Background: A computed fold for a 492-nucleotide part of an RNA from Bauldia litoralis, annotated as large-subunit ribosomal RNA, domain I. It matches the Rfam family "Bacterial large subunit ribosomal RNA". The coordinates come from a structure-prediction model, not an experiment, and the mean pLDDT is 82.
[in-house]
Context: one part of a larger RNA
RNA sequence: AGCAUUCGGUGGAUGCCUUGGCACUGAGAGGCGAUGAAGGACGUGGUACGCUGCGAUAAGCUUCGGGGAGUCGCGAACAGACUUUGAUCCGGAGAUUUCCGAAUGGGGAAACCCACCCGCAAGGGUAUCUUGAACUGAAUACAUAGGUUCAAGAGGCGAACGCAGGGAACUGAAACAUCUAAGUACCUGCAGGAAAGGACAUCAACAGAGACUCCGCUAGUAGUGGCGAGCGAACGCGGACCAGGCCAGUGUUGAAUGUGAGACAACCGGAACUGUCUGGAAAGGCAGGCCUCAGUGGGUGAUAGCCCCGUACGGGUAAUGCGAACAUUCAGCCUUGAGUAGGGCGGGACACGAGAAAUCCUGCCUGAACGUGGGGGGACCACCCUCCAAGCCUAAGUACUCCUCAGUGACCGAUAGCGAACAAGUACCGUGAGGGAAAGGUGAAAAGCACCCCGACAAGGGGAGUGAAAUAGUUCCUGAAACCGGAUGCUU
Numbered sequence: 001a002g003c004a005u006u007c008g009g010u011g012g013a014u015g016c017c018u019u020g021g022c023a024c025u026g027a028g029a030g031g032c033g034a035u036g037a038a039g040g041a042c043g044u045g046g047u048a049c050g051c052u053g054c055g056a057u058a059a060g061c062u063u064c065g066g067g068g069a070g071u072c073g074c075g076a077a078c079a080g081a082c083u084u085u086g087a088u089c090c091g092g093a094g095a096u097u098u099c100c101g102a103a104u105g106g107g108g109a110a111a112c113c114c115a116c117c118c119g120c121a122a123g124g125g126u127a128u129c130u131u132g133a134a135c136u137g138a139a140u141a142c143a144u145a146g147g148u149u150c151a152a153g154a155g156g157c158g159a160a161c162g163c164a165g166g167g168a169a170c171u172g173a174a175a176c177a178u179c180u181a182a183g184u185a186c187c188u189g190c191a192g193g194a195a196a197g198g199a200c201a202u203c204a205a206c207a208g209a210g211a212c213u214c215c216g217c218u219a220g221u222a223g224u225g226g227c228g229a230g231c232g233a234a235c236g237c238g239g240a241c242c243a244g245g246c247c248a249g250u251g252u253u254g255a256a257u258g259u260g261a262g263a264c265a266a267c268c269g270g271a272a273c274u275g276u277c278u279g280g281a282a283a284g285g286c287a288g289g290c291c292u293c294a295g296u297g298g299g300u301g302a303u304a305g306c307c308c309c310g311u312a313c314g315g316g317u318a319a320u321g322c323g324a325a326c327a328u329u330c331a332g333c334c335u336u337g338a339g340u341a342g343g344g345c346g347g348g349a350c351a352c353g354a355g356a357a358a359u360c361c362u363g364c365c366u367g368a369a370c371g372u373g374g375g376g377g378g379a380c381c382a383c384c385c386u387c388c389a390a391g392c393c394u395a396a397g398u399a400c401u402c403c404u405c406a407g408u409g410a411c412c413g414a415u416a417g418c419g420a421a422c423a424a425g426u427a428c429c430g431u432g433a434g435g436g437a438a439a440g441g442u443g444a445a446a447a448g449c450a451c452c453c454c455g456a457c458a459a460g461g462g463g464a465g466u467g468a469a470a471u472a473g474u475u476c477c478u479g480a481a482a483c484c485g486g487a488u489g490c491u492u
Stems, first nucleotide, its partner, number of pairs: 001491009015477001016441002020412002022409007029401002031157002039100003042055003046078002050074002061094006070082003105114003115126004128154009161192001162190005172179001176226001202209002213240005223231002244393003247337001251333009262322001267315003273288005289306002291295001297309003342366008352378001373388005428435002448476001451463004
C1' cells in the first nucleotide's frame, strides 16, 4: 500500500410523522373608497431584534351580550401588575385612528417642505371635473362667452368572469403572399354580482312554430376554402329555466320612508368503564360491563364509542344591522319611432375569402313609402306565406372565485406539495423593470446534565446525575452511500 472483517467519524439518503399545500363539493359573499380605500412609512411594550396587534386614548379605550378562573400575543425570563366588585378571552356596536397614498390648499426626490381664510382655543375650510342653481358679466345694444359662490356626484383600488373600442406575431400551409394562428395574446374604456341578450319588420314552407340565454344532438353534415392548409353553420329534435311589460297609467322599473314574518353571533346542554397482566407510560392482552338519534374526527406517556375536546340531537340571541311581504310617497318611461329603410363607392360582420351573394353594420355621396303602406322568405321577378324596423325596460336557467364557513380526496408528504410547513416574496442579486432561495422533527415531560476532574476562568472531553433510552445532549428520531480513520487477519 492493497484486499477482507470489524469499530468509529463524516454525511443526511431512507422509513415514520405533519403545523403547510393542491384539487374539488355545498352554502355564503361578490366589493372597498373623499365619513379618505387598497397598500405602506413611522411609531407604540418596564426590559423589545423580528412577526402579530394597535395609533400620540397606540399588544390598546367605551358600552352591550357571552363566559367563569386564571391573565399580561408569538415568547421563555426577571421585575411589576390585573382578576369572583367577574379579569384575560369570544361576539355585536361605538370612540380614537400620526404621516404618505385617488391624496384633494401649493409644492415635492411618497411617508417631507411651505401657505392663506375663519376661530380665544380646540378645530374647520381652501384640488380638479361633471351636473344643477344663484349672482355677475366682455368684444357688442339685447345676449352669449367668461367669472364668482352654493349644492350634489365623480376620481382610486380589486382575483377571475362580462360588454365594448383597438389589435399582433411566432406558427400551420411541410417554402410563401390570399388564408391560418385569431378577433387569440396584449392595450384601452366601462359595468355587475353576474354581464350580455331578450318579447319577432324571427323562422318555416302551404303543416305550422312562437322572447332571450345555456346544454346535448343535428354534424364534422350543408357549405366555405391558393376548393390547399383549414374554417364550419342552420332548420329541426331533446333538455335547463320560464314572464312578460311600457310610451300619460288598476302599467312597469327604481328609490326613500314605515310596519315587519323570519334568518343570523359569541355561546349553553349533551349518553356510557372498571379490574388485572406486560410495560417508563395502557388506549394494548385477558376478564366482566355499559351507552348509542352520539362507533365522523382530534387529543391524552403505545392502538380509547364509554378519560378530555367534540359528535347526533336540542337550546340561545339585547341593541344595532340584515330582511320576504305589504303600505305610502317620489322619480324614470315621452305619445308608435326620416336624413330612417333602400341605393352607389369603400370596408367590416355573418360558417359564407366578391362569389349567382341574399342578410346585418356604416366612412363618403345620396335618398323613399306612410297600413290603399312597408320588411323578409339566399341574385332577381311574379304569385303565395309570414312579420311590422328606424323608442324603452325585463327576473330565472349561464360564466367566474381575491374572499368566508363547512366538508371531501385510489392528491403531496419537506429535492414532494404553493416560490414560501421555518422572521418568504424574507435573505440575497440587479441602477431599474425584475429575479429570487436555502432552511421542518430532543423527549411523554426540560426532567435541557447540580457537583467533581483534565483543559487556557476555553473549545472539547471524562465521571456523577436525569430519563424507558443520552450512540435521544439542543450540530439532538431513524441514520444508507460516497469519503476519512482505528484495530485485526492475509498478501506484497